Small-subunit ribosomal RNA, 3' major domain from a metagenome, 475 nucleotides, folded computationally.
Rfam family: Bacterial small subunit ribosomal RNA.
Its mean pLDDT, the model's own confidence on a scale to 100, is 82.
RNAcentral holds the full RNA, with entries from SILVA.

Context: one part of a larger RNA
RNA sequence: UGACGGGGGCCCGCACAAGCGGAGGAGCAUGUGGCUUAAUUCGAUGCAACGCGAAGAACCUUACCAGGGCUUGACAUGGUACUGCACAUCCCGUGAAAGCGGGAUUCCUUCGAGGGUGUAUCACAGGUGCUGCAUGGCUGUCGUCAGUUCGUGCCGUGAGGUGUUGGGUUAAGUCCCGCAACGAACGCAACCCCUGUGUUUAGUUGCUACCGGGUAAUGCCGGGCACUCUAAACAAACUGCCUGUACAAGCAGGAGGAAGGUGGGGACGACGUCAAGUCAGUAUGGCCCUUACGCCCUGGGCUGCACACGUGCUACAAUGGUCGGUACAGAGGGAUGCAAGACCGCGAGGUGGAGCAAAUCCCCAAAGCCGGCCCCAGUUCGGAUUGGAGUCUGAAACUCGACUCCAUGAAGUUGGAUUCGCUAGUAACGGCGUAUCAGCUACGACGCCGUGAAUACGUUCCCGGGCCUUGUACA
Numbered sequence: 001u002g003a004c005g006g007g008g009g010c011c012c013g014c015a016c017a018a019g020c021g022g023a024g025g026a027g028c029a030u031g032u033g034g035c036u037u038a039a040u041u042c043g044a045u046g047c048a049a050c051g052c053g054a055a056g057a058a059c060c061u062u063a064c065c066a067g068g069g070c071u072u073g074a075c076a077u078g079g080u081a082c083u084g085c086a087c088a089u090c091c092c093g094u095g096a097a098a099g100c101g102g103g104a105u106u107c108c109u110u111c112g113a114g115g116g117u118g119u120a121u122c123a124c125a126g127g128u129g130c131u132g133c134a135u136g137g138c139u140g141u142c143g144u145c146a147g148u149u150c151g152u153g154c155c156g157u158g159a160g161g162u163g164u165u166g167g168g169u170u171a172a173g174u175c176c177c178g179c180a181a182c183g184a185a186c187g188c189a190a191c192c193c194c195u196g197u198g199u200u201u202a203g204u205u206g207c208u209a210c211c212g213g214g215u216a217a218u219g220c221c222g223g224g225c226a227c228u229c230u231a232a233a234c235a236a237a238c239u240g241c242c243u244g245u246a247c248a249a250g251c252a253g254g255a256g257g258a259a260g261g262u263g264g265g266g267a268c269g270a271c272g273u274c275a276a277g278u279c280a281g282u283a284u285g286g287c288c289c290u291u292a293c294g295c296c297c298u299g300g301g302c303u304g305c306a307c308a309c310g311u312g313c314u315a316c317a318a319u320g321g322u323c324g325g326u327a328c329a330g331a332g333g334g335a336u337g338c339a340a341g342a343c344c345g346c347g348a349g350g351u352g353g354a355g356c357a358a359a360u361c362c363c364c365a366a367a368g369c370c371g372g373c374c375c376c377a378g379u380u381c382g383g384a385u386u387g388g389a390g391u392c393u394g395a396a397a398c399u400c401g402a403c404u405c406c407a408u409g410a411a412g413u414u415g416g417a418u419u420c421g422c423u424a425g426u427a428a429c430g431g432c433g434u435a436u437c438a439g440c441u442a443c444g445a446c447g448c449c450g451u452g453a454a455u456a457c458g459u460u461c462c463c464g465g466g467c468c469u470u471g472u473a474c475a
Base pairs, nucleotide, nucleotide: 001475002474003472004471005470007469008468009467010466011465012464013463015459016458019422020421021420022419023418026314027313028312029311030310031309032308033307034305035304042053043052064300065299066298067297068296069295070294073124077123078122079121080120081119082118088105089104090103091102092101093100094099107115108114126289127288129287130286131285135283137278138277139276140274142272147186148185149184150183151182152181153162154161155160166177167176168175192266193265194264195263197235198234199233200232201231202230203229206225207224210223211222212221213220238260241254242253243252244251245250316415320374321373322372323371324370325369326368332363333362334361337356338355342351343350344349381412386407387406388405389404390403391402392401428451429450430449431448432447433446434445
């Protein structure tokens, strides 16, 4: 100087407390461990691995296994030799395919040989083989915590200290005062984006107050750009004003205001820590393989099941289930695409195709509200499982897809110890969209809107962190 302490002081954080809803019990989905296997490819492992890499494993993917094949190779560059057969297309045999064998057709030209291609050969290619403890880059984490340092000066023999400590204050090393310090840098904050208010500009594909026309009805049509909205610019918030308090910084309250003391949210992550993660995204040193640890193909596996754990979904019901009627979004996506009206089917879906490269057309709510039934039961709760019949995608749904209909109707009556999230348009509940994608294991992920709470006395305790101080057989 640090680190540590079941030392002390001060202070924060959904850390506890106060609340609301969950997990832990059940069924299923998914990931992991284990077991099994020819293979169940590899990585990730306390927080910070376990719906993680994977924003899509039937083939492909695919890296694994079995079998069948290839050896200058699936891919790149170059040299030499040969063929001038273009590239390539078609046919036959064999085969599961890949491949192997055979046959047919077949170049341009300035004739120097060049280009393209094939064969042979040599250099080489290739490796998701090893090492993340050789690395770059990127990322997680402490932590959006308030810290980490430097120059000069001063102090100390020196390591080092001071500044950065102290008194206040703040979300903040934020600011003020004081001070052997005076300044400065990286962080904090602000500058950026979205959102909340208004003004201006603009008015189609958006809007419809007013005028006119038209319809069974609808901005449907002609005017119109007021309003909504769209999307650009600008304004607005600064403790600016008032009161109290304080030396100041500030704090408490008030006014005005759409918004008030960082208005709400996002992007943004200091010096560093964990030899943290990744050689399988890519790059890359070294090592290793080279008729194989490379490459191609068929089939299988990654989906295997006594069991254990994590994360979720659906429930156990009446604040509910079911039937009928009826209302209101936002954000996205759409061309070998989104697909309306119509018709067929109980339905998944099919036929057909208006319109739309889209503020124009299409994909678009549910909870809610209004009525009827159910009457507390393993039920009109719950939907697993199984049988049958189908639809769709795709060469192909056996291993191993999703969905529909009929039948079946399991466990489950609120879950032990323990444990998680959340402080406001949040939690909880409800649906919708998108990426990946032929299809889908999505109940996942990322977004969007609708309905919309309760509670916070307080900081004694648990956990994590910051500052000062103290002890130390630690570095």